Predicted 3D model of a 78-nucleotide RNA (transfer RNA) from a bacterium. It matches the Rfam family "tRNA". The coordinates come from a structure-prediction model, not an experiment, and the mean pLDDT is 82. The sequence was found in a public genome assembly.

RNA sequence: AUGGGUGUAGCGCAGCCUGGUCAGCGCACUAGACUUGGAAUCUAGUGGUCGCAGGUUCGAAUCCUGCCACCCAUACCA
Numbered sequence: 001a002u003g004g005g006u007g008u009a010g011c012g013c014a015g016c017c018u019g020g021u022c023a024g025c026g027c028a029c030u031a032g033a034c035u036u037g038g039a040a041u042c043u044a045g046u047g048g049u050c051g052c053a054g055g056u057u058c059g060a061a062u063c064c065u066g067c068c069a070c071c072c073a074u075a076c077c078a
Stems, first nucleotide, its partner, number of pairs: 001074007010027004020058001029045005051067005
């Protein structure tokens, strides 16, 4: 430099193709129950500008454009 992939809650991910009860799952966290206490279990709950900006649309995590970060491959220089 070229090509491809990824970016969604603290962590790991699904959802994107086909726009509309898709803002969700597991773990973690908080409170309570249980226990002498802890773990486990049960109940309830907190937490997300869906990488950033713009566009299309009645409506965008989802479609389009640009940019950013990371990963992989290839190429070039030393």